Transfer RNA from Paenibacillus harenae DSM 16969, 75 nucleotides, folded computationally. Rfam family: tRNA. By type it is a transfer RNA. Model confidence (mean pLDDT): 81 of 100.

[in-house]
């Protein structure tokens, strides 16, 4: 400096096929329930404007164009 792949909940990750009904799991948190108690099980809750900005569309987590950020490869 070039190219290429990722960036969704506090954490790991689905969700990309053909944009399309309300953004989800799972652990963590936090209320309840069950026990003599505590862990374990049951149920219930809060927690995202999907890394920023503009675009395309009736409709964008997705498409396109730019940046930030991580890691990889060439040089």
């Nucleotide at each position: 400096g070039c190219u290429g792949u990722c960036g969704u909940a506090g954490c790991u990750c689905a969700g990309u096929u053909u944009u399309g009904u309300u953004a989800g799991a799972g652990c963590a948190c936090u209320c309840g329930g069950c026990u003599g108690a505590u862990a374990a099980c049951c149920g219930g809750g809060a927690g995202g404007u999907c890394g920023g900005u503009g675009g395309u569309u009736c409709a964008a987590g997705u498409c396109c164009a730019u940046u930030c950020g991580a890691c990889a490869g060439c040089a």